Model confidence (mean pLDDT): 80 of 100. The RNA shown here (transfer RNA) has 74 nucleotides and comes from Candidatus Azambacteria bacterium RIFCSPLOWO2_01_FULL_37_9.

[in-house]
Parts: sequence; C1' cells; structure tokens
RNA sequence: GCGGGUAUGGUUCAGUGGCAGAAUGCGACCUUCCCAAGGUUGAGAUAGGGGUUCGAUUCCCCUUACCCGCUCAA
Repeated sequence: GCGGGUAUGGUUCAGUGGCAGAAUGCGACCUUCCCAAGGUUGAGAUAGGGGUUCGAUUCCCCUUACCCGCUCAA
C1' cells in the first nucleotide's frame, strides 16, 4: 500500500427497515439477627459523519479504532 472482518448499557453478547433485549455488574426496597442466596424495582447503550427511505441500530458511502490475510521498499 491492497483486500476482508468487527464496533450495541460498566462487562460479555443477541437482535430486527417500524417501542433496542438477555446475562452479569450497579442503586433502592423486601426477605434474614447479620452475611450469603433469593425476589421486586430503577438507572444505564446502537464508534463518528453523510446519503437512501414515510421511517435506518439495520441498507449505501466516507472517517476512526481494533483484528486477520497478502504485497512492496529499506
């Protein structure tokens, strides 16, 4: 330099062109003498920009970061 892939709560991962979820973690409450465990409940996310569309996390383009492969030169 070229090609491919990944980017979603604090963390690990789902997911679909039409309300964004799970596990775990965190806060509050209940249960308990206390802890642990359990239960209820709450907050918290689509890497950035642009385009297409009535509507984009999803499709297209660019950028950024990371991963994989190939190649050139010294």